Molecule: c-di-GMP-I riboswitch aptamer
Organism: Actinomycetota bacterium
């Protein structure tokens, strides 16, 4: 120095809920809030899964969730 790992320190993010706003909706954005998180940074055009919309059915389509899992990638600190 790197990988694994996750003590300490400095910090970071920000669930539910409330208010405003956009959307048919899942949900997004801003403010409050503080459940939790070692990637709760990013990727939905990596794989699965879940959710929404349209449709009589089948086939098929469009959208959303990264705080569902796996994966990829970037990253602060440095004890055992």
């Nucleotide at each position: 120095u790197u990988c694994u790992c996750g003590a300490a320190a400095g910090g970071g993010c920000g669930a539910a809920c409330c208010c405003g706003u956009c959307g048919c909706g899942a949900g997004g954005c801003g403010g409050g809030g503080g459940c939790g998180c070692a990637a709760a940074g990013c990727c939905a055009a990596g794989g699965g899964g879940c959710c929404u919309c349209a449709g009589g059915a089948c086939u098929c389509g469009a959208g959303g969730c990264a705080g569902c899992c796996c994966g990829g990638u970037u990253u602060c600190c440095g004890a055992a």